[in-house]
A computed fold for a 71-nucleotide RNA from a Candidatus Shapirobacteria bacterium, annotated as transfer RNA. It matches the Rfam family "tRNA". Its family is annotated with triplet codon-amino acid adaptor activity in the Gene Ontology. Rfam describes the family as follows. Transfer RNA (tRNA) molecules are approximately 80 nucleotides in length. The family's RNA type in Rfam is transfer RNA.
Parts: sequence; C1' cells; structure tokens
RNA sequence: AGGGGCGUAGUUAAGUGGUAUAACAGGGGUCUCCAAAACCCCUAUCGGGGGUCCGAUUCCCUCCGCCCCUG
Repeated sequence: AGGGGCGUAGUUAAGUGGUAUAACAGGGGUCUCCAAAACCCCUAUCGGGGGUCCGAUUCCCUCCGCCCCUG
C1' cells in the first nucleotide's frame, strides 16, 4: 500500500428494514436466626459522522479502533 473480518449494557453474545433481547454482573425484595442458594422485580446498550427509506442495529459512503491475509 491492497484485500477481508469484527465493533450491540460493566462482561459474553443473539438480533438480515417495523417496540433492541438473553445470560452473568449491579440495585431492590421474598425466604432464612444470619448468610448462601433459589425465586420475583428494576437499572443500563447499537463505535463517530453522513446518506437511502414512511421507518436503519440491519442497506450504502466515510472516519476511528481491533484482528487476519497479501506484498
């Protein structure tokens, strides 16, 4: 320099145009003599910008970061 992949909650992941979801973690509660476990409830997320579209995490462009391949 060229090519490819990835970026979603504190962490790990799902989600191929129509309300963003789960597990763990965190907060609260039930239970218990206390705690653990179990169960219930709650909080929090689409890397930045632009475009297409009635509507974008999803499609397109660009930038940023990480990884891989070629030279």

Taxonomically the source falls in Candidatus Shapironibacteriota (Bacteria, Bacteria candidate phyla).